[in-house]
This record gives sequence, structure tokens and C1' cells, in this order.
RNA sequence: GCAGAGUAGGUACCGAAGCGUUAAGUGCCUGGUGAACAGGGAGUUGUCACCGGGACGAAAAGAAUUUUCUUGCGGUUUCGGUACCGCAUCCCGCUGC
Repeated sequence: GCAGAGUAGGUACCGAAGCGUUAAGUGCCUGGUGAACAGGGAGUUGUCACCGGGACGAAAAGAAUUUUCUUGCGGUUUCGGUACCGCAUCCCGCUGC
């Protein structure tokens, strides 16, 4: 000098258990606070979480008969599995040549 490995996390699908269906959640806009970002250091206008504000907005049906079950529905939550993607960026390190 060239090439490469590796994280958090993200996406899709499958499975299980929940929550909602009296509309929470998800998604969108916005304010604030905080956190994480490969082995080490730095780190954003990117990411995530939490607390507010705003706009939009839904799929129920059956059984039982008194609040329970079944089948659905929700850009629903968590966990597990598989596949793919994967440090914004900078410096150093690691492996091979």
C1' cells in the first nucleotide's frame, strides 16, 4: 500500500405467547431529555429510547350466557429461529498478501 474479519442494530419470513378491537399500539409532523454506535479513541445533520404537543385513523363475526371461548383483524408488543444488510465519518489496532 491492497484485501479482509468483527458490534449494536435494522429488514423480511416462520413459530410461540401477549395486547388492542370500549382504539391503545404502529406510521407521520414537532419540542425537550437521554443513550448506544465493531478491539481502543473521537463522533454527526444519522439511529434508538423516554416525556410532551399536533394532524390522520381501523374489522369484526360466531358460540356460550356474564364475561369467557373460537375464528378474524391491527403498517400491534415481546421472545425464539432462519436469511440478508450493517460502525455516517476520522485515527489507531487485528488477520492475510